The prediction has a mean pLDDT of 77. This is a predicted structure of a 99-nucleotide RNA (Glycine riboswitch aptamer) from an Actinomycetes bacterium. The sequence was found by an Rfam model in a public genome assembly. Of the family's consensus pairs, 90% are formed in the model.

[in-house]
RNA sequence: UACGCCCACGCGGGAGAGACCCAUCCGGCAUCCAGUCGGGCGGGCGCCGAAGGAGCAACCACCCCGGAACCUCUCAGGCACACGGACCGUGUGGGUAGG
Numbered sequence: 001u002a003c004g005c006c007c008a009c010g011c012g013g014g015a016g017a018g019a020c021c022c023a024u025c026c027g028g029c030a031u032c033c034a035g036u037c038g039g040g041c042g043g044g045c046g047c048c049g050a051a052g053g054a055g056c057a058a059c060c061a062c063c064c065c066g067g068a069a070c071c072u073c074u075c076a077g078g079c080a081c082a083c084g085g086a087c088c089g090u091g092u093g094g095g096u097a098g099g
Stems, first nucleotide, its partner, number of pairs: 001099001003098001004096010018045001020044003024040006046079003052075001053073003059067002
């Protein structure tokens, strides 16, 4: 000094899977009956994987302890919209010498 690499924040992009069923509570519409829409809690079955978590592995490292995926599991999370979202691009700030 900061090409690369790491971290944080901002912006843009960003998939998958039931607007499921039952019961109950609140509010609106309607009110002759019967319902209907939205929200909350609980139960049930079905499903998704790209927050997080866990497992194994190609591989890396090795004195010891180990590290490691978009693969697997589905604890968590999610299944209209919204939120979230691994990851990609970009900007700003900080760190780092492998140069």